[in-house]
Context: one part of a larger RNA
RNA sequence: UUGGGCGUAAAGGGUCCGUAGGCGGUUUUAUAAGUUGACUAUGAAAGCCCCCAGCUUAACUGGGGAAUUGUAGUCAAAACUAUAAAACUAGAGUAUGUCAGAGGUUAGUGGAAUUCUGGGAGUAGGGGUAAAAUCCGUUGAUACUCAGAGGAACACCAAUAGCGAAGGCGACUAACUUGGACAUUACUGACGCUCAGGGACGAAAGCGUGGGUAGCGAACAGGAUUAGAUACCCUGGUAGUCCACGCCCUAAACGAUGAAUACUAGGUUUUGGAAGGAAUCGAUCCCUUUCGGAGCCGCAAGCUAACGCGUUAAGUAUUCCGCCUGAGUAGUACGAGCGCAAGCUUAAAACUC
Numbered sequence: 001u002u003g004g005g006c007g008u009a010a011a012g013g014g015u016c017c018g019u020a021g022g023c024g025g026u027u028u029u030a031u032a033a034g035u036u037g038a039c040u041a042u043g044a045a046a047g048c049c050c051c052c053a054g055c056u057u058a059a060c061u062g063g064g065g066a067a068u069u070g071u072a073g074u075c076a077a078a079a080c081u082a083u084a085a086a087a088c089u090a091g092a093g094u095a096u097g098u099c100a101g102a103g104g105u106u107a108g109u110g111g112a113a114u115u116c117u118g119g120g121a122g123u124a125g126g127g128g129u130a131a132a133a134u135c136c137g138u139u140g141a142u143a144c145u146c147a148g149a150g151g152a153a154c155a156c157c158a159a160u161a162g163c164g165a166a167g168g169c170g171a172c173u174a175a176c177u178u179g180g181a182c183a184u185u186a187c188u189g190a191c192g193c194u195c196a197g198g199g200a201c202g203a204a205a206g207c208g209u210g211g212g213u214a215g216c217g218a219a220c221a222g223g224a225u226u227a228g229a230u231a232c233c234c235u236g237g238u239a240g241u242c243c244a245c246g247c248c249c250u251a252a253a254c255g256a257u258g259a260a261u262a263c264u265a266g267g268u269u270u271u272g273g274a275a276g277g278a279a280u281c282g283a284u285c286c287c288u289u290u291c292g293g294a295g296c297c298g299c300a301a302g303c304u305a306a307c308g309c310g311u312u313a314a315g316u317a318u319u320c321c322g323c324c325u326g327a328g329u330a331g332u333a334c335g336a337g338c339g340c341a342a343g344c345u346u347a348a349a350a351c352u353c
Base pairs, nucleotide, nucleotide: 004324005323006322007307008306012321014201015200016199017198021194022193023192025088026087027086028085029084030083031082033081034080035077036076037075038074039073040072041071042070049065050064051063052062053061054060091191092188093187094186095185096183097182098181099180103177104176105175106174107173108172109171110154115149116148117147118146119145120144125136126135162169163168206247207246208245209244210243211242215241216240220236221235222234223233258320259319260318261317262316263315266297267296268295269294270293271292272291273290274289275288276287277286302309303308326353327352328351335346336345337344338343
């Protein structure tokens, strides 16, 4: 390479957008590049293969055939692919109307709680633990109460719920804004799918500059525990956690399951819309159907090594991308790119088993 795979055995890129490329709906006509057929030329001989013959046989040799799967040309075919032209509406998109949402950004506002400060009142303890001690307190603590300051996070609602491409998103109000669902017709007319490079986003930690710092809290200090205790427990506590701007670019970035499309039993719950029905004074609610999402069950079938998956597939198929190929060495060395750094990305071999 052929082939086989990627939920858990090695293997889905963190996510999206998108260039080249690959692939691509229905109908008609034309062309004939791919495709198919016929013929011609060439494809040296020897050899290989088949048949026959000559040396007594064989090896060997001679004759004939086949093969030489190719290349070029001519003629023909027109189903498929392609190309060109024309058309269509089932894919895709636009318009209109309605709707749900912790989707995003910015600004403002709110209450509870912790801490601190001041006042009141009050006295000897408080705190902490398995037990203690370090620690705080007669310069008046803790507990109670009033007032104030400041930072961070938003109890209940809350859900198996919702939104977002992923990371993620939760007090309230306003402004701006992305995406989505449904319904009716109307419009565009394949405008699509996937995507190497590329671009954007990307938790936490970390970095730079400047702010901020209530609580928590790496490091650090002390107290305990212990044989020791560079820990677990306790008392403190700096970076950090927060904000602005700029970097970093990694995660068990997980559904350990790439994206898109089509098809293939059901049952049940929930969420957003639409239509219809029953009932009702009416609202609400109930029932049925349907479209979109989120779950569960499933010996329907099927798949799977099993576990399990099962219309949200790990079933049946197609297209495109990424990735895997014994374990260790090693996600390391070297080189290169990126980065302020930390480091990240790409990525071996010797050797050992």